RNA sequence: AAGGUCUUAGCUUAAUGAAAGUGUCUGUUUUGCAUACAGAAGAUAUAGGUUAAAGUCCUGUAGGUCUUA
Numbered sequence: 001a002a003g004g005u006c007u008u009a010g011c012u013u014a015a016u017g018a019a020a021g022u023g024u025c026u027g028u029u030u031u032g033c034a035u036a037c038a039g040a041a042g043a044u045a046u047a048g049g050u051u052a053a054a055g056u057c058c059u060g061u062a063g064g065u066c067u068u069a
Stems, first nucleotide, its partner, number of pairs: 001068007010022004024040005045061005
């Protein structure tokens, strides 16, 4: 330099709908901790395009990874 592939919550994954497990915070329970229960916050890498409708399709950019030179 060229090509392939990947990017969703702090982490691991789903998804016709943006959800689950775990983690974080608050409350109840306890002498206290843990467990348990109830609740809350938290994400589609980014900028455009197509479409009635985009996490999903297309393009650019950024990053990770693999191959070739």
Source information:
RNAcentral holds the sequence, with entries from ENA. Predicted 3D model of a 69-nucleotide RNA (transfer RNA) from Aseraggodes kobensis. Rfam family: tRNA. By type it is a transfer RNA. The source organism's lineage runs through Eukaryota, Chordata, Euteleosteomorpha, Neoteleostei and Aseraggodes. Its mean pLDDT, the model's own confidence on a scale to 100, is 82.